[in-house]
Notes:
Predicted 3D model of a 1453-nucleotide RNA (small-subunit ribosomal RNA) from an uncultured bacterium. RNAcentral holds the sequence, with entries from ENA and SILVA. Its mean pLDDT, the model's own confidence on a scale to 100, is 85.
RNA sequence: AGAGUUUGAUCAUGGCUCAGAACGAACGCUGGCGGCAUGCUUAACACAUGCAAGUCGAACGAAGACCCGAAGCUUGCUUCGGAAUUCUUAGUGGCGAACGGGUGAGUAACGCGUGGGAAUCUACCUAGAAAUGGGGAAUAACUAUUGGAAACGAUAGCUAAUACCGCAUAAUCCCUUCGGGGGAAAGGCCUCGGCCGUUUUUAGAUGAGCCCGCGUUAGAUUAGGCUGUUGGUGAGGUAAUGGCUCACCAAACCUACAAUCUAUAGCUGGUCUGAGAGGAUGAUCAGCCACACUGGGACUGAGACACGGCCCAGACUCCUACGGGAGGCAGCAGUGGGGAAUAUUGGACAAUGGGGGAAACCCUGAUCCAGCAAUGCCGCGUGAGUGAUGAAGGCCUUAGGGUUGUAAAGCUCUUUCAGAAGUGAAGAUGAUGACGGUAACUUCAGAAGAAGCUCCGGCUAACUCCGUGCCAGCAGCCGCGGUAAUACGGAGGGAGCUAGCGUUGUUCGGAAUUACUGGGCGUAAAGAGCGUGUAGGCUGUUAGGCAAGUCAGAGGUGAAAUCCCUAAGCUCAACUUAGGAACUGCCUUUGAUACUGUCUUACUAGAGAUCGAGAGAAGUUGGCGGAAUUCCAAGUGUAGAGGUGAAAUUCGUAGAUAUUUGGAAGAACACCAGUGGCGAAAGCGGCCAACUGGCUCGUUUCUGACGCUGAGACGCGAAAGCGUGGGGAGCAAACAGGAUUAGAUACCCUGGUAGUCCACGCCGUAAACGAUGUCUGCUAGGUGUCGGAAGGUAACCUUUCGGUGCCGCAGCUAACGCAUUAAGCAGACCGCCUGGGAAGUACGGCCGCAAGGCUAAAACUCAAAGGAAUUGACGGGGGCCCGCACAAGCGGUGGAGCAUGUGGUUUAAUUCGAGGCAACGCGAAGAACCUUACCAGCCCUUGACAUGGGUAGUAUGGAUUUUGGAGACAAUUUCCUUCAGUUCGGCUGGCUACCACACAGGUGCUGCAUGGCUGUCGUCAGCUCGUGUCGUGAGAUGUUGGGUUAAGUCCCGCAACGAGCGCAACCCCUAUCCUUAGUUGCCAGCACAUUAUGGUGGGGACUCUAAGGAGACUGCCUAGGAUAACUAGGAGGAAGGUGGGGAUGAUGUCAAGUCAGUAUGUCCCUUAUGUCCAGGGCUACACACGUGUUACAAUGGUUAGCACAAAGGGUCGCAAAGCCGUAAGGUUGAGCCAAUCCCAAAAAACUAACCUCAGUUCGGAUUGGAGUCUGCAACUCGACUCCAUGAAGCUGGAAUUGCUAGUAAUCGCGGAUCAGCGCGCCGCGGUGAAUACGUUCCCGGGUCUUGUACACACCGCCCGUCACACCAUGGAAGUGUGUUGCACCAGAAGUAGGUAGUCUAACCUUCGGGAAGGCGCUUACCACGGUGUGAUCCAUGACUGGGGUGAAGUCGU
Repeated sequence: AGAGUUUGAUCAUGGCUCAGAACGAACGCUGGCGGCAUGCUUAACACAUGCAAGUCGAACGAAGACCCGAAGCUUGCUUCGGAAUUCUUAGUGGCGAACGGGUGAGUAACGCGUGGGAAUCUACCUAGAAAUGGGGAAUAACUAUUGGAAACGAUAGCUAAUACCGCAUAAUCCCUUCGGGGGAAAGGCCUCGGCCGUUUUUAGAUGAGCCCGCGUUAGAUUAGGCUGUUGGUGAGGUAAUGGCUCACCAAACCUACAAUCUAUAGCUGGUCUGAGAGGAUGAUCAGCCACACUGGGACUGAGACACGGCCCAGACUCCUACGGGAGGCAGCAGUGGGGAAUAUUGGACAAUGGGGGAAACCCUGAUCCAGCAAUGCCGCGUGAGUGAUGAAGGCCUUAGGGUUGUAAAGCUCUUUCAGAAGUGAAGAUGAUGACGGUAACUUCAGAAGAAGCUCCGGCUAACUCCGUGCCAGCAGCCGCGGUAAUACGGAGGGAGCUAGCGUUGUUCGGAAUUACUGGGCGUAAAGAGCGUGUAGGCUGUUAGGCAAGUCAGAGGUGAAAUCCCUAAGCUCAACUUAGGAACUGCCUUUGAUACUGUCUUACUAGAGAUCGAGAGAAGUUGGCGGAAUUCCAAGUGUAGAGGUGAAAUUCGUAGAUAUUUGGAAGAACACCAGUGGCGAAAGCGGCCAACUGGCUCGUUUCUGACGCUGAGACGCGAAAGCGUGGGGAGCAAACAGGAUUAGAUACCCUGGUAGUCCACGCCGUAAACGAUGUCUGCUAGGUGUCGGAAGGUAACCUUUCGGUGCCGCAGCUAACGCAUUAAGCAGACCGCCUGGGAAGUACGGCCGCAAGGCUAAAACUCAAAGGAAUUGACGGGGGCCCGCACAAGCGGUGGAGCAUGUGGUUUAAUUCGAGGCAACGCGAAGAACCUUACCAGCCCUUGACAUGGGUAGUAUGGAUUUUGGAGACAAUUUCCUUCAGUUCGGCUGGCUACCACACAGGUGCUGCAUGGCUGUCGUCAGCUCGUGUCGUGAGAUGUUGGGUUAAGUCCCGCAACGAGCGCAACCCCUAUCCUUAGUUGCCAGCACAUUAUGGUGGGGACUCUAAGGAGACUGCCUAGGAUAACUAGGAGGAAGGUGGGGAUGAUGUCAAGUCAGUAUGUCCCUUAUGUCCAGGGCUACACACGUGUUACAAUGGUUAGCACAAAGGGUCGCAAAGCCGUAAGGUUGAGCCAAUCCCAAAAAACUAACCUCAGUUCGGAUUGGAGUCUGCAACUCGACUCCAUGAAGCUGGAAUUGCUAGUAAUCGCGGAUCAGCGCGCCGCGGUGAAUACGUUCCCGGGUCUUGUACACACCGCCCGUCACACCAUGGAAGUGUGUUGCACCAGAAGUAGGUAGUCUAACCUUCGGGAAGGCGCUUACCACGGUGUGAUCCAUGACUGGGGUGAAGUCGU
């Protein structure tokens, strides 16, 4: 310090997630030691048991024990006394119990923090002053009687005090009307020195109470609250101020700087995190507060409204004899319960403190220690050295090796910790040590007793194998898993941390993702529709005063601890101690005065006013005008009009449309008219007038900061809509009809009502947009235009102020873009934003007649949603261009029969593959057996085939007989043949048989694991790279542009310059010529021979053959073009603009095709998914499709005659001639290993004849019969021949296909495969056309541009209803719990007041009583409780509303 995740990629926006630190934690796995800390965060839930506050005999009476003495005597018992001493104690009395300890329920408050203040109290303590005289009456204990189960009492009697009460005295005490009045005590011990007390009082110290400024959570979907409320006077009350309380008077007081209400919460020092600012938090330690079962209350006391006190009420628990009683662990342990979760019913007062006491001492679950827990922090250990044969085992492997790994073993050492034994501190200043079997030190033995957890796809360090097969599972985010998973599970290996490691939860960080430091708002979320203006915020120049802000110094405070620094102590560290710094704050005081503020003075640059001009659809009201539309009346006039893509509904012979004249009505104002004007915006358009607002310019004068913004508030605010009343020509939601359509509740047409118009009143919203708040200043220009002013002109121009546009620099921006009219640079103020959806929705409130508006969430859900730009792809977008793409033509397919392939069906099997173009006469250049992979059946199991071992044999191979069998196979007969080498050995190789195992074998799966090959876009003109430049970047440029080409072909231009793969050319065939060579080819000329023939001699001239050359390059001319490329025409030429044809297929696309051509990974089968065999099947047949063929006829058919090719093939072959057969063919067999012989006849054409438009002399399917050939074999299932038969079919619907010249069409010939078999395929030649205006349209392609929410890329994406499942949520008759307001009832205990009744020791008394008090009664206040009526939160609720998420559902688009 950042990273992952939206995209094909990019930048930016924006959320989600991760890496860090921390914890009073919990859970999982694991666990050696020690030190120091920490340990109910939940039920302020309920508690058994023990302990946690006592002490003082030197305050008091009494009792007892011990002890002493005496007496009696049963000599160890009883009685008596106690002068002295010690101890124990119930009671009276004193002090303490208000501290210490616990908890955080309540509390949003003077509760806390911080800093101040005045009207107070303060036991014990310290210092000072004074006093301590003299009396009295009781009472507990105790005794007796007595009640009760108990707790606890009652009555009578006795008694003491430092208990209680008078009296006296007293001031530096208190009160006072200033005369005076009130008001105290206690003694005890003693060594007799004194000590401890008591009373009054003054100070101090300590502690406590009260008041004030400031700070202290969230919500405005809480905006008004309050009646002792606010103040005054008086009184009461308190330690003390005060409405604290009461009476009276006044009507105030708090609040937008947030009152009141609601929810939540103890506050702080601090703690965690963070660079800081902040954010979160408030365990342990420390300060304050509050509470003590819940609520109320007071008493005592210096102090309490009292945790281990009292009274009352309530709930709960316990005891009970049922009458009545007892209790309060949020003290320490502990129990139950709750919970993910938190310890021992321990030791000691040794230390530090506390209470009491004169003291000894007692008490102290405060405290100090120990126990439990890896809960945390810190430290240590689990060994060290050497050790290669790189052991074994594991894992991987390319089978060689690699790795685990110096790791182990082995050898040599050491002993920290733990263990055993001994010694033994400090904590203690004289005594006292729980801890303590302490710490520490010494000795001993032995590597001995001591390592795990998580992770290994990226983020994020660390990789392989096996298993699994969208299953099981993982996952913090992105995402893995559908047969080769580094992501699941296991293993090996590795990485990280380490007595721990992971997970979960929470907080901060990263997050500048609430932005003070430190963000934004044109398009990403975000400028209010616009203005006026209140509070508030901000505010020009000058001088002076003040000193609030501000700045500086000083003082006080900011507790300690913590953090930080420096030292020191435990062996180190954690930890602890000391000192310092710091505590950024608050208060007081003294100064400074630039700035802000405030007061005073002055100014004119802001603002406003005056005067003079000016422009304008600015507003309101009234009047006027013409054109058009419709309607009405009349005239002319006749058959249509209207409307549309085309129609129809509609109007019209009852006279429309058209046209003429006249009239009526309402609404709107053509031209002018303009990125022109005005207005705050909405908005404003004929003309005239009246009234009114704002603006601009010019120049004097005046005021003198009067200004800007603006939360609330108020006003204006298009259209639609609402209310009342008018008006209604045209237009026109709704509605009706006609069309369109699969449907058409739409688009189009014919009608048509609200409405549109006016007046008044509502509504208050719009993509109310410049998607850009208002105001001010500054920052290059250029060019239009509107309104003014000045100057100079012939036109017109220059300067300047104010508007309104375009272009553009700097600058800004994510980019697009903005750019003096800013989105630049700054300032002031306001509004608004914080992921998408749910949702601008629900609830609540306010407004509205309603419609609805304003304000405005959450649950839940997703990991994105969104912006700008880039490259592609796509578009029923655009431009340009090309192609048998269309058009123009010719011939077909689709209809019929047959052939063939496919689908489907059938079947035991009909083997498998190919599937739009780019599968379907395709793999298959040829299924009767074989092929063959399929089916049923019979066999074989190291196998039909390969390599290796052992044993035996020795070759072996071929033909043949017989038997069984379907055959494979098994048995058998005869004959022929008898390998190579040799060391002469069955020795070597080879072969055969048998045996056992490694293995063979597989047309079994996966073409989505692959190689190779192929198809396709497409023979389309494209596809890229280097360097440079531009851009934040993806990318762009080059490759775009202007021309041109078949072409990214070439030229020119250009921030590009070059290059590569493609194009073209180089290669083959063909068209012309030349040279060379002439056999088997050829024959002009010369000969020979024949009825005739290159048949022969001969020849190379020609044809031809096959080698090598020539030729064509826009080379030449003219024109166009840019003086280019190139194009058009021409000449010459066999051929002219790539001459024609072929081969040749860029980067890539389709997970295209092929595991069945071959190769090959993984998986699968192994007496079978392998091998052999015979038979069947691949040839089936209601049907559908593709590709062909034959036809439907006269451009034809039949018969007869007759002419002209090319290219091929041939010895397991082609086969002539002859003969036989109607023919297929047979027979015989010349010739030929081929320019020689054969296949071989070319056919169409041509000549002649017949047929005469018909299901025919067309057509030939089908069927019957008879044959031929091949073959082991033609039944399933071959081809051909002859005779007979003679089906459909008369040119083919929608649709669709090929072809641009030697092409289409038509005619025959050959070949491969092959025993035989084709209408298929591949070749060959013969005859030989028509048409192309042209590029609007269809299809495909190229290129530029444009839009895009697509990128699996339009076969894309995607919206809503409905149906189903689940989830959260709103409404809802109601129901239930809680909180709370108001009114009323009620009134325990207690306090205060009153007092008929009753009772009473101290004092007084005239002895009667009085004073005073207790009890009782009563009044006021008041807790619990009750009644009624509201408010509000939550839960629940038949039914219901929308929302979200889900598999491949439905309907549309």